[in-house]
Molecule: THF (Tetrahydrofolate) riboswitch aptamer
Organism: pig gut metagenome
RNA sequence: GCAGAGUAGACAUUCGAGCGUUAAGUGUUGUAUGGACGGGGAGUUGCCAUACGGACGAAGGGAAGACCGCGGUUCGAAUGUCGCAUCCCGCUGC
Numbered sequence: 001g002c003a004g005a006g007u008a009g010a011c012a013u014u015c016g017a018g019c020g021u022u023a024a025g026u027g028u029u030g031u032a033u034g035g036a037c038g039g040g041g042a043g044u045u046g047c048c049a050u051a052c053g054g055a056c057g058a059a060g061g062g063a064a065g066a067c068c069g070c071g072g073u074u075c076g077a078a079u080g081u082c083g084c085a086u087c088c089c090g091c092u093g094c
Base pairs, nucleotide, nucleotide: 001094002093003092004091009082010081011080012079013078014077015076016075017074018073019071020070021069028054029053030052031051032050033049034048035047039089040088041087042086060068061067
């Protein structure tokens, strides 16, 4: 000098267990606070969480339990895909 590896995490599918269906959640948005961001350092206008708000917004069926649905629903597991914003150093191969 050239090439490469590795994180947190994100998403998809499947399975399992829940929650809602008396509308929370999800998505979107404002303000405030906090946090994380390959092994080390720095770190954003990007990301995430929490609190209080704004605008929007839904699929129930069943006599009923069971059961069947529905929700850009939550958590866990497996598999797959993507993956340090960026900068410096380091690591592996040549």